[in-house]
About this RNA: The prediction has a mean pLDDT of 84. Transfer RNA from Triplophysa rosa, 71 nucleotides, folded computationally.
RNA sequence: GGGAGAGUAGUUUAAUGGUAGAAUAUCGGUCUCCAAAACCGAGGAUAUGGGUUCAAUUCCUAUCUCUCCUG
Numbered sequence: 001g002g003g004a005g006a007g008u009a010g011u012u013u014a015a016u017g018g019u020a021g022a023a024u025a026u027c028g029g030u031c032u033c034c035a036a037a038a039c040c041g042a043g044g045a046u047a048u049g050g051g052u053u054c055a056a057u058u059c060c061u062a063u064c065u066c067u068c069c070u071g
Base pairs, nucleotide, nucleotide: 001070002069003068004067005066006065007064010024011023012022013021018054026042027041028040029039030038047063048062049061050060051059
């Protein structure tokens, strides 16, 4: 230089174009002499900019970051 893939919560990850879920972590509560465990609840996310569409995590495009293959 060329080609391919990935980017969603602190972390690991789901989501046929139609209100973005879960686990774990964090915080609060119940329980307990205290703590742990268990149970209940709360907050927290679509890399960035455009385009298509009534509607975009999803489709198109550019950029950024990372990974892999090749010379």

Rfam family: tRNA. Rfam describes the family as follows. Transfer RNA (tRNA) molecules are approximately 80 nucleotides in length. Rfam 15.1 lists 5,335,975 matches to the family in 14,413 species. The sequence is in RNAcentral, with records from Rfam.